[in-house]
RNA sequence: CAUCGAGAGGGGUGGAGGGAUAUGGCCCUAUGAAACCCCGGCAACCGCCACUGGUGUCAGGCGCUCGCGCGCCGUGCACCGGAGGAAAGGUGCCAAGUCCAUCGGACCAGCGUGUCCGGAAGAUG
Numbered sequence: 001c002a003u004c005g006a007g008a009g010g011g012g013u014g015g016a017g018g019g020a021u022a023u024g025g026c027c028c029u030a031u032g033a034a035a036c037c038c039c040g041g042c043a044a045c046c047g048c049c050a051c052u053g054g055u056g057u058c059a060g061g062c063g064c065u066c067g068c069g070c071g072c073c074g075u076g077c078a079c080c081g082g083a084g085g086a087a088a089g090g091u092g093c094c095a096a097g098u099c100c101a102u103c104g105g106a107c108c109a110g111c112g113u114g115u116c117c118g119g120a121a122g123a124u125g
Base pairs, nucleotide, nucleotide: 001125002124003123004122009039010038011037012036013035017028018027019026022102023101024100025099040094041093042092045090046089048085049084051082052081053080054079055078056077057076060073061072062071063070064069098121103118104117105116106115107114108112
């Protein structure tokens, strides 16, 4: 800095916790938690493929100029962007919106366990 209401689980070991932290709530869990391993999957951040817009630069060509040079075309390369593709590589992820609230603000025939916006914190790249 970007994204976070989408998506994707089986087996083995293990043996009581887990959902980041704190409080409250609500869930998951002996029909087996965390953790580790194996296999599978999701997604498309990095990387990859081809296309495309812009900028810069370079071989070359053309035109103008007495000349220095200037302009145009255009190959390759680099960078920035756009819209696609694939899923072999590097990460990540595979209950519930980041499970919900917490801080600030707005809204309303219904003042609510309300709706919406933003922040903080966090996660991933």